[in-house]
A computed fold for a 130-nucleotide RNA from Salicibibacter halophilus, annotated as FMN riboswitch aptamer (RFN element). Rfam family: FMN riboswitch aptamer (RFN element). Rfam describes the family as follows. The RFN element is a highly conserved domain that is found frequently in the 5'-untranslated regions of prokaryotic mRNAs that encode for flavin mononucleotide (FMN) biosynthesis and transport proteins. The coordinates come from a structure-prediction model, not an experiment, and the mean pLDDT is 81.
RNA sequence: AAAAAACUUCGGGGCAGGGUGAAAGUCCCUACCGGCGGUGACAGUCCGUGACCCGGUUUGCGCUUGCAAAACGGUGGAUCUGGUGGAACUCCAGAGCCGACAGUGAAAGUCUGGAUGGGAGAAGUUUAAG
Numbered sequence: 001a002a003a004a005a006a007c008u009u010c011g012g013g014g015c016a017g018g019g020u021g022a023a024a025g026u027c028c029c030u031a032c033c034g035g036c037g038g039u040g041a042c043a044g045u046c047c048g049u050g051a052c053c054c055g056g057u058u059u060g061c062g063c064u065u066g067c068a069a070a071a072c073g074g075u076g077g078a079u080c081u082g083g084u085g086g087a088a089c090u091c092c093a094g095a096g097c098c099g100a101c102a103g104u105g106a107a108a109g110u111c112u113g114g115a116u117g118g119g120a121g122a123a124g125u126u127u128a129a130g
Base pairs, nucleotide, nucleotide: 004127005126006125007124008123009122010121017029018028019027031110032109033099034098035049036048037047038046044097045096053074054073055072057070058069059068060067061066079095080094081093082092083091101113102112103111
């Protein structure tokens, strides 16, 4: 050096304009946005993964059916055509498509809320000297 452990910091973007209406950033026209790691070359759409949600288990509390935490398991959306190239579902051109839950004067990827939360992971410090 590497591995390992502990700690510190960081770690998600977006309704502009118009229409209808009593009421819409929720509907309609249109606009805008794209977590993290990987991949022969740059990815919302490939492979994997995180948030949300569900489940039993264990532990603690309550003891009544409940509550909380932890690790684990499950669930979880969407792309094609042409071009370049050694190599691209990743680049270029064109046309598509997708987006948790709860709330709301009317239905939400973009507003509000759980969330000053959690988090894939990123960077660094220490153990540290041999």